[in-house]
The RNA shown here (c-di-GMP-I riboswitch aptamer) has 76 nucleotides and comes from a soil metagenome. The model forms 95% of the base pairs in the Rfam consensus. Its Rfam family is "c-di-GMP-I riboswitch aptamer". From the family's description: GEMM was predicted in a large-scale screen for bacterial structured RNA regulatory elements. Its mean pLDDT, the model's own confidence on a scale to 100, is 87.

RNA sequence: GAUAAAGGCAAACCCGUCGUGAGGCGGGGACGCAAAGCCACGGGACUCCGGAAACGGAGUUAGCCGGGUUGCCGAA
Repeated sequence: GAUAAAGGCAAACCCGUCGUGAGGCGGGGACGCAAAGCCACGGGACUCCGGAAACGGAGUUAGCCGGGUUGCCGAA
């Protein structure tokens, strides 16, 4: 990045399972995605614990944004 082609991922929801929880993982399923591959580094959101509060601690989210890093296909 072209109304091209190949290949890929998979929201909600359902089932199972793990976690106090936010959520994770497996199966089904597709709303979408050109990094919706990977990394919690900065900000945001969310959860749990402590605290009267300010706030602190431990987590979740990469499909909230930024940043870092790797990478498939490919005409003009």